[in-house]
RNA sequence: CUCAUUUAGAGUGAUGGAGGGAAUGGGCCCUAUGAAAUCCAGCAACCUUUAAAAGGUGCUAAAUCCCACAGACGAAAGUCUGAAAGAUGAG
Numbered sequence: 001c002u003c004a005u006u007u008a009g010a011g012u013g014a015u016g017g018a019g020g021g022a023a024u025g026g027g028c029c030c031u032a033u034g035a036a037a038u039c040c041a042g043c044a045a046c047c048u049u050u051a052a053a054a055g056g057u058g059c060u061a062a063a064u065c066c067c068a069c070a071g072a073c074g075a076a077a078g079u080c081u082g083a084a085a086g087a088u089g090a091g
Stems, first nucleotide, its partner, number of pairs: 001091006011040001013039003019030003024068004041060003045057004064085001069082005
């Protein structure tokens, strides 16, 4: 860079100790009834495989947590749609 997917699904576990929610900003949430991380466990998207099994990545709060760009409706709050951007997998 290209293609596909992106509202579903997945722990009363162990260690660990204060943070975290993938970029920027604004919000709003989660967390000592224990955050991140590691291990185990699980989920099932892509790839591998004659098929299955198994394996390689990935993932396991809230729609990619929401919005930020455009359009429609609305007095407003807001709702809906399409992009853009991001993330994951393969090349």
The RNA shown here (SAM riboswitch aptamer (S box leader)) has 91 nucleotides and comes from a pig gut metagenome.
Its Rfam family is "SAM riboswitch aptamer (S box leader)". Gene Ontology term of the family: regulation of gene expression.
Its mean pLDDT, the model's own confidence on a scale to 100, is 81.
RNAcentral holds the sequence, with entries from MGnify.